[in-house]
Molecule: SAM riboswitch aptamer (S box leader)
Organism: Streptomyces varsoviensis
C1' cells in the first nucleotide's frame, strides 16, 4: 500500500524482569495482582515457503506385430526405459525462512435460505442452524 492468491472448528507454555492492562476496532463475553501488555531465556506447535525420500499419472525416449492411410510421415494402441530434466499429485522429513503457542479469527454485526417462539396470516422483531460476504491474521507473491 482499498493489488494477487491460499489458508483460518486441529495443535502447541514454563521462567526471568516488569507492574495494569489484554483478548485489532465497535457491540458483547471472557482472561489479568493465584501477576496483564512488552522484553529475554528455554521449549514447543505446525508444515505457506524450502528440502529430501517413496509411489502414482503426464511429458520424454526405445521397439512393436496391430489400428487410421495408397506408401511414408504422423496418430492411436500394447510393452518396456527414465540415472538425468521438467510438471502434477499422494505419503513421508524438519535443518533452514517466516508463522504461531486461553477460549472456532473467543462469538456477533451485512445479506440469503430453513426451523422455532412472540395466541392465526402479512410484516417486524427475537432465538437456534447453515451458504455467501465485510473486517482481520498468516503465508507465498506483485507493485
Nucleotide at each position: 500500500c482499498g493489488c494477487u492468491c491460499a489458508u483460518c472448528c486441529a495443535g502447541a507454555g514454563g521462567g526471568g524482569c516488569a507492574g495494569a492492562g489484554g483478548g485489532a476496532a465497535c457491540g458483547g463475553c471472557c482472561c489479568g495482582u493465584u501477576g496483564a501488555a512488552g522484553c529475554c531465556c528455554c521449549g514447543g506447535c505446525a508444515a505457506c515457503c524450502c528440502u529430501c525420500c517413496c509411489g502414482c499419472c503426464g511429458g520424454u525416449c526405445u521397439c512393436g506385430u496391430c489400428g487410421a492411410c495408397a506408401u511414408a510421415u504422423u496418430c492411436g494402441c500394447g510393452a518396456g526405459g527414465c540415472u538425468c530434466c521438467c510438471g502434477g499429485u499422494g505419503g513421508g522429513g524438519a535443518a533452514g525462512g517466516u508463522g504461531c503457542c486461553a477460549a472456532u479469527u473467543c462469538c456477533g454485526g451485512c445479506u440469503c435460505g430453513c426451523g422455532g417462539c412472540g395466541a392465526g396470516a402479512u410484516g417486524c422483531g427475537c432465538c437456534g442452524c447453515g451458504g455467501g460476504g465485510a473486517a482481520g491474521a498468516u503465508g507465498a507473491g506483485g507493485a